[in-house]
RNA sequence: CGAGCCGACCGGACGGCCGCGGCGCGAUCACUCGAUCGCGGCGAGGAAAGUCCGGGCUCCACAGGGCAGGGUGGUUGCCAACAGCAACCCGGGGUGACCCGCGGGACAGUGCCACAGAAAGCAGACCGCCGGUGCGUGAGCGCCGGUAAGGGUGAAACGGUGGUGUAAGAGACCACCAGCGCGCCGGGUGACCGGAGCGGCUAGGUAAACCCCACCCGGAGCAAGAUCAAGAAGGACCGGCUUGCCGGUUCGCGUAGGCGUUCGAGGGCGGCCCGCCCGAGCCUGCGGGUAGAUCGCACGAGCCUGUCGGUGACGGCAGGCCUAGAUGGAUGGCCGUCGCCCGGUGCGCAAGCGCCGGGUACAGAACCCGGCUUACAGGUCGACUCGUCCG
RNA sequence: CGGGGCGUGGCUCAGCUUGGUAGAGCAUCCGGCUGGGGGCCGGAAGGUCGCAGGUUCAAAUCCUGUCGCCCCGACCA
Repeated sequence: CGAGCCGACCGGACGGCCGCGGCGCGAUCACUCGAUCGCGGCGAGGAAAGUCCGGGCUCCACAGGGCAGGGUGGUUGCCAACAGCAACCCGGGGUGACCCGCGGGACAGUGCCACAGAAAGCAGACCGCCGGUGCGUGAGCGCCGGUAAGGGUGAAACGGUGGUGUAAGAGACCACCAGCGCGCCGGGUGACCGGAGCGGCUAGGUAAACCCCACCCGGAGCAAGAUCAAGAAGGACCGGCUUGCCGGUUCGCGUAGGCGUUCGAGGGCGGCCCGCCCGAGCCUGCGGGUAGAUCGCACGAGCCUGUCGGUGACGGCAGGCCUAGAUGGAUGGCCGUCGCCCGGUGCGCAAGCGCCGGGUACAGAACCCGGCUUACAGGUCGACUCGUCCG
Repeated sequence: CGGGGCGUGGCUCAGCUUGGUAGAGCAUCCGGCUGGGGGCCGGAAGGUCGCAGGUUCAAAUCCUGUCGCCCCGACCA
C1' cells in the first nucleotide's frame, strides 16, 4: 500500500425568525374548576420498530397438586429472569485473523423413506461371473444350483484398500485403516480429551414425525387496576295546584328470559380431575346513555466517573447526577453559514486548493425494564490476519 | 396501545393435520349443437403457493425472520 476480519462509538454544528407539550415563578381576568400573556429550565432512539423471548407491576382469596398442553436442549458460569450473554468442548468452513451450528436420545418403542431400482431394513438378484445338466454341427439357448467381486438404479445398497483362498466368489481368513460396543488407566469441576486392551467383523437416514429423558411454565394484561363525576324509557319522597301536570330533592341504566342464596348459581380469565376456598348474586338477548377528570406515571434490576475482584459475561465499594410524559396524541417549519459524502470541472509534479450541481439515512416514546431480531445516507477509533515491496 | 387470524391461476376457495403428482367452481380461449344470440357439450391455456433463509434425499405443508391485509378489545356492567 492492497485485501480482509472482529469489536466499540457517532449518526450533523452554530445563528436568526415563527410555532408546539409538560414543569416552576410572576402578572391580568375569573375567583368553583380555570383561561391568557411574559420569563426561566426541560422535551425521542440506537433501533423508540417487529412484538419474538424474559421480568417488574396490577387484578383474579393463597398462586396448591396431578393429567393434558406449551417451551428449552453440548458443558460450566453470569443474570431478577430468559430462547439472552461469557468462557470452554465437539462438528463443519477458511492459508489466516476468525466465522457457522434448534449441538440430548435413532441398540425404549412406533411410523415414513415418493420415483427409479432385483432389493429401501434381519432386504434382495436385472445384467454379469461360475459349476452341473439337456438340446444344437456350431455361435448359443433352456433348466437346476452357487455368488455378491464388477455393471446399472437411487439422496441412501449392509465397512475401505491390498492379499490369501476358490469352480467363481465372499471378513471365509490375514495385514493396515475407518468406525461401533465394553470395561480399565491418566488429565479436566464438566462437556470431553489422551493411552493401552478385548469383542464381533460393521451397525442406514429422519425426532424443525409421533415419542423417550432432563429442566422450566397458573391465567390475563396499564383499554391491567383504583377513585370520582356526568347521563340514561325507572323508582321513592317533598311542595304547588287547574287532580294529572309542573317544580325540587334523592336513589339509580331499562326490559325479556333462565339459574341461584348454605340441598350453593357462579367464580379462582382456554381443557379435565382432586384439594383448598370465595360466594349473593350470576348468565344470555334486545334497547339506552356517557365517551370526562385524577391516580397508576416517571427514583429505576437507573445513569456517569473512578477503583478493586474475575480470562470474561459480571459483581463489590466510593463519589456525583435527576434526565420527555402527550391522550387524536408535543418534541416542528423556514432562512443563512459551516461540516461530511458523491459526480463533473480548473490549477498543481504531488499533497492539496478552488468552482458548479446533487445528497445528508432508518425511523419516531405512550406502564417500565433486560435481551433478541429486523431497517439504516455517511463517518470515526482500536485490536488482529494475509499478500506484495522496501529497510 | 394490547390480543387474534389470513396470504394458493384473473376471482372465491380446497389441499397443510400424516412432507413426495397443486386441485375444484366461476371467468378466459378454441371447437361443436343453433339461421344468430343465450344456453349446453367437449377440449385447452393459465399458479415464483406473499418474500427470504434453514431442517430434510425432497417443503404449499415443518421451523425462523420479514412484508402486506383483515378482525376484536372503553365505561354505566
Molecule: RNase P RNA; transfer RNA
Organism: Jatrophihabitans sp.